This is a predicted structure of a 410-nucleotide RNA (Bacterial RNase P class A) from a Planctomycetota bacterium.
Rfam family: Bacterial RNase P class A. Rfam links the family to the GO terms tRNA processing, ribonuclease P activity and dimeric ribonuclease P complex.
The gene name in the source record is rnpB.
The coordinates come from a structure-prediction model, not an experiment, and the mean pLDDT is 76.
Lineage of the source: Bacteria > Pseudomonadati > Planctomycetota.

RNA sequence: GCGCGUGGACAGACGAUCGCCGCCGCCGGGCAACCGGCGGGGGAGGAAAGUCCGAACACCGAAGGACGCGGUGGUGGGUAACGCCCACCGGCCCACGGUCGCGGGGCCAGGGAUAGUGCCACAGAGAACAGACCGCCGAUGGCCCCGGCUCGCCGGGGCACAGGCAAGGGUGAAACGGUGCGGUAAGAGCGCACCGCUCGUCUGGCGACAGGCGGGGCACGGCAAACCCCACCGGGUGCAAACGCAAGCAGCCUCCUCGCCCCUCGGGGCGGCCCGUGGUCCGCGGGUCCCAUGCGGGGGAGGCGGGUAGCGUGCUCGAGGCCGUCGGCAACGGCGGCCCUAGAUGAAUGGUCGUCGGCCCCCAACGAAAGGCGGGGGACACAGAAUUCGGCUUACGUCCACACGCGACC
Numbered sequence: 001g002c003g004c005g006u007g008g009a010c011a012g013a014c015g016a017u018c019g020c021c022g023c024c025g026c027c028g029g030g031c032a033a034c035c036g037g038c039g040g041g042g043g044a045g046g047a048a049a050g051u052c053c054g055a056a057c058a059c060c061g062a063a064g065g066a067c068g069c070g071g072u073g074g075u076g077g078g079u080a081a082c083g084c085c086c087a088c089c090g091g092c093c094c095a096c097g098g099u100c101g102c103g104g105g106g107c108c109a110g111g112g113a114u115a116g117u118g119c120c121a122c123a124g125a126g127a128a129c130a131g132a133c134c135g136c137c138g139a140u141g142g143c144c145c146c147g148g149c150u151c152g153c154c155g156g157g158g159c160a161c162a163g164g165c166a167a168g169g170g171u172g173a174a175a176c177g178g179u180g181c182g183g184u185a186a187g188a189g190c191g192c193a194c195c196g197c198u199c200g201u202c203u204g205g206c207g208a209c210a211g212g213c214g215g216g217g218c219a220c221g222g223c224a225a226a227c228c229c230c231a232c233c234g235g236g237u238g239c240a241a242a243c244g245c246a247a248g249c250a251g252c253c254u255c256c257u258c259g260c261c262c263c264u265c266g267g268g269g270c271g272g273c274c275c276g277u278g279g280u281c282c283g284c285g286g287g288u289c290c291c292a293u294g295c296g297g298g299g300g301a302g303g304c305g306g307g308u309a310g311c312g313u314g315c316u317c318g319a320g321g322c323c324g325u326c327g328g329c330a331a332c333g334g335c336g337g338c339c340c341u342a343g344a345u346g347a348a349u350g351g352u353c354g355u356c357g358g359c360c361c362c363c364a365a366c367g368a369a370a371g372g373c374g375g376g377g378g379a380c381a382c383a384g385a386a387u388u389c390g391g392c393u394u395a396c397g398u399c400c401a402c403a404c405g406c407g408a409c410c
Base pairs, nucleotide, nucleotide: 001096003404005402006401007400008399009398010397012356013355014354015353016352017351018350020043021042023040024039025038026037027036028035029034045382049393050392052391053390054389055388056387057238058237059236060235069234070233071232072231073230074088075087076086077085078084089110090108091107092106093105094104097410098409099408100407101406102405111229112228116227117226118223119222120221133169134168135165136164137163140162141161142159143158144157145156146155147154148153177195178194179193180192181191182190196218197216198215199214200213201212202211203210204209242313243312244311245310251304252303253302254301255300256299257298258297259270260269261268262267263266271289272288273287274286275285276284277283278282291296320339321338322337323336324335325334326333327332357380359378360377361376362375363374366371
């Protein structure tokens, strides 16, 4: 340097300028709500994302239990809790040629397959208490040939007819233990040794498990991310939860009023309409001025309850962060000190310019080359809070640190 991994840090920096959203202070105006000006200070993330788990909080529901439904699933611990994290156990896998052992790292829905039911495609002879396609044998029985004979049989050779086998080949994800020796006609746990399996027992460990000893030729294939069984956990909906104040409109109650105005509440003035009348375009008299006598209607004022718009609370100080120390292998916990760090609501957190930074491209003094003084240009990731936390997953730029070793054989 390459490869395979693990862990951590930053999220371009500084300055100027123009804005945006909250907060604080001062000044001016205003009864106040508030408005204007000036100044100060704060303003996204490691994932704010996906909304996949777990909680806090809020409202609704709810005697208790069982059934059902959903979830989780090695062991021990951590935590408010978790499907998360840590450590360990078991299995599988990975790395500068290959194999093996220890070591390093990664992954695993990792309970139960003698509770029951079910499934095992294609291929293949056979897929669960199975099977014989190629193959092997044919000891035994049968058939054929040769030889011998005391004609009953005997010996040798052949066939593959009955039959035996499951070693080898072949199919498959999987073929009813594996390797080797013996054994046999050929074979086979048929016998034996080792490995595996299983039963018993002992030792170690909190435990998952590990190791030892002894027995048994082996009986018990796989799938539970198929139903199911076992153990444990689980009410529902989500801040658009929920609550407070409360325009307008509608509803209800009380009071006042009934053409308008004035007052000493009974009248006066003015006006509209109708009738009569005198005189000429103005008077006089009378009546009437919501429907009309119903626990009604219109108008006005005040009040009440619910509650829309709107405004506010929830709303950011919290299972909080940092540092030190102690306990623990660790996750994490105890104690002490310090710190306060966005709260927007069609939703602020941005734009421009300059300098610097590393990276890429082009030219290029110099140089044998590697490189490269200097100059020019380009881009600088993923992405953005919305009640708040703990996780997981996904997206993504740069930098740093650490581990990969040892032994044996080829």